Parts: sequence; C1' cells; structure tokens
RNA sequence: CGUUUCAUAGUGUAGGGGUUAUCACGACAGACUUUGAAUCUGUAGACCCGAGUUCGAUUCUCGGUGAGACCU
Repeated sequence: CGUUUCAUAGUGUAGGGGUUAUCACGACAGACUUUGAAUCUGUAGACCCGAGUUCGAUUCUCGGUGAGACCU
C1' cells in the first nucleotide's frame, strides 16, 4: 500500500428501517435498619463525524476519524 471487522449511557453489551433504544455492573434517591453493609423499589444517563437513499436512518450506501486482524 491492499483486504477486512468494529465504533451504542461512566464500563461491558442487545437491537440491522418506524415501537419510550435492551440488559447487567456502576451513580443518585427512597424503603428497610439504632447506624452501616446487604436486599428491594425508583430516577438520571448513550447511537463516532459528514453526506446520500428513503415519507422516515442508530440501522442501508459512500467518505472521513479512531481501534483491531490478515497480507505485503
């Protein structure tokens, strides 16, 4: 250089055209407790960037950026 995979809450992940974007850990609040831990309940928090296709894009296409793998 070429080929290829990936990018989603603080972390790890599911979702591959329309649905409140899923779950776990974590954070915060409440309940319980003499206090704390544990447990239970609830809340907040995310689609890498740009363009295209489409009535509609996190999803499809192209490019960019970053990370990984293979080849040379």
Transfer RNA from Kappamyces sp. JEL0680, 72 nucleotides, folded computationally. The prediction has a mean pLDDT of 81. Taxonomically the source falls in Kappamyces (Eukaryota, Opisthokonta, chytridiomyceta, Rhizophydiales). RNAcentral holds the sequence, with entries from ENA.